[in-house]
Context: one part of a larger RNA
RNA sequence: CUGUGGAGAAGGAACUCGGCAAAAUGUCCCCGUAACUUCGGGAGAAGGGGAGCCGGUGGUAGUUGAGCGCCCUUCGCGGGCGUGAGGCCAAGCCGGCCGCAGAGAAUCGGCCCAAGCGACUGCUUAGCAAAAACACAGGUGUCUGCGAAGUCGUGCAAGACGACGUAUAGGCACUGACGCCUGCCCGGUGCCGGAAGGUUAAGAGGAGGGGUCAGCCGCAAGGUGAAGCUCUGAAUCGAAGCCCCGGUAAACGGCGGCCGUAACGAUAACGGUCCUAAGGUAGCGAAAUUCCUUGUCGGGUAAGUUCCGACCUGCACGAAUGGCGUAACGACUUGGGCGCUGUCUCCUCCACAAGCUCG
Numbered sequence: 001c002u003g004u005g006g007a008g009a010a011g012g013a014a015c016u017c018g019g020c021a022a023a024a025u026g027u028c029c030c031c032g033u034a035a036c037u038u039c040g041g042g043a044g045a046a047g048g049g050g051a052g053c054c055g056g057u058g059g060u061a062g063u064u065g066a067g068c069g070c071c072c073u074u075c076g077c078g079g080g081c082g083u084g085a086g087g088c089c090a091a092g093c094c095g096g097c098c099g100c101a102g103a104g105a106a107u108c109g110g111c112c113c114a115a116g117c118g119a120c121u122g123c124u125u126a127g128c129a130a131a132a133a134c135a136c137a138g139g140u141g142u143c144u145g146c147g148a149a150g151u152c153g154u155g156c157a158a159g160a161c162g163a164c165g166u167a168u169a170g171g172c173a174c175u176g177a178c179g180c181c182u183g184c185c186c187g188g189u190g191c192c193g194g195a196a197g198g199u200u201a202a203g204a205g206g207a208g209g210g211g212u213c214a215g216c217c218g219c220a221a222g223g224u225g226a227a228g229c230u231c232u233g234a235a236u237c238g239a240a241g242c243c244c245c246g247g248u249a250a251a252c253g254g255c256g257g258c259c260g261u262a263a264c265g266a267u268a269a270c271g272g273u274c275c276u277a278a279g280g281u282a283g284c285g286a287a288a289u290u291c292c293u294u295g296u297c298g299g300g301u302a303a304g305u306u307c308c309g310a311c312c313u314g315c316a317c318g319a320a321u322g323g324c325g326u327a328a329c330g331a332c333u334u335g336g337g338c339g340c341u342g343u344c345u346c347c348u349c350c351a352c353a354a355g356c357u358c359g
Base pairs, nucleotide, nucleotide: 002353003352004351005350006349007348008347010345011344014343019340027051028050029049030048031047036041038177052097053096054095055094056093057092062088063087064086067083068082069081070080071079072078098102110338111337112336113335114334115333116332117330118329122134138175139174140173141172142171143170144169150161151160152159178325179324180323181322183255184254185253188252189251190248191247192246193245194244197243198242199241203237204236208232209231210230211229212228215224216223217222256274257273258272259271260270283317284314295311296310297309298308299307
C1' cells in the first nucleotide's frame, strides 16, 4: 500500500452524476393512525409506551381430568349431566432488586411528501440491460357453417393439429385493469361488394399471304400454277385482373395558408380570399414530446439548467400506432424532507489476512 472487519471529537450529505456505500430502523404486547379510495385498501401508515429478576395478590383465574354419583342405552372398552382427587399454570396490578445496558446474544421493515411511466401478480436479453420493454384479464375489428378458417406434411398424397371443439366456438390483427371518452376525412393505398361499358391471355377462328409442285404457256431464260404437304396469318369469339361504380378508418393513413377588423393600447368573437378528401373536436400541453430555452410567473432553497403548480407562442400532443384521469402495486425513473451516519470537512487509530524486507 491492498483486502475484510471494528471505533471516532465537532459538524451531519457540506460528498457525489446520484446518500453509491455505510449507518440507522428491526422482535413481541399495548395505545394510536391522515389524504385518498375501486370501500377491499392505504396500515406494520405515521407517531408513542412497555419488556429482566424476586416477593405478594395466588398455586388464584383458567385448563386438563382419575374416581364416584345420577340418567340414557341400538348394552359395547357406548353417550349425557354433576361432583371433583391429582397434573399444568397465567395475565393484570402492588411492592422490591441489580447492571452502562433486561427483545442484554443471534435472527430481525428506515420513514414521509410530490411527480412520471406501466393498472396489478407475472415474464425477458443463460454470459454488462429486469425496465416505462413482453405478457396480462378487459375492449374492438376481421376471417371461419365444419372434410371450417388457419397450420404441419407431400409430388396438387394419405394423414395430423384445430377438436372428440361448432359462431357464447376457433384463427388472425390492433388495443391493454377500471372511470370518462374515442371527433372530421374514403381523394391516395388496402380490403369488401358490383357488374353495364373499355382493355385483356391461352384457346377457338381462319380472310389473306409465302414455299414446294403435277399441269399449262414459252425457242430459251422464265412465267403461271390445281390438289396435297408446309410456313405464316387479319377480322371475329375468348375469363379473372385492371380501368370503372359504390362501401369501409378500433383498415394503411391524413386532419391548411394569407389579409383585415372593436372609441387608449393590445387582442380579435367577426369579415374577405386561396387551396383541400377533410382542415385537429374533447382532453392534455416547455410534456419520456418545446428547437429558440435556464421561455414567463408562482412554490420550495440563503442561492434551484433539475423538481412541483400555472400560462399557451404545441419548431414537431391528440383520441384503441388510443386521449385524459386513476385507488392499489413497482429491486423502475425524478424532485423534496425527517431520521441516520467517516459520503464529506479531514482524516486517525485498532484487529485479522495478503503483499514487502530480513532470516
Molecule: large-subunit ribosomal RNA, domain IV
Organism: metagenome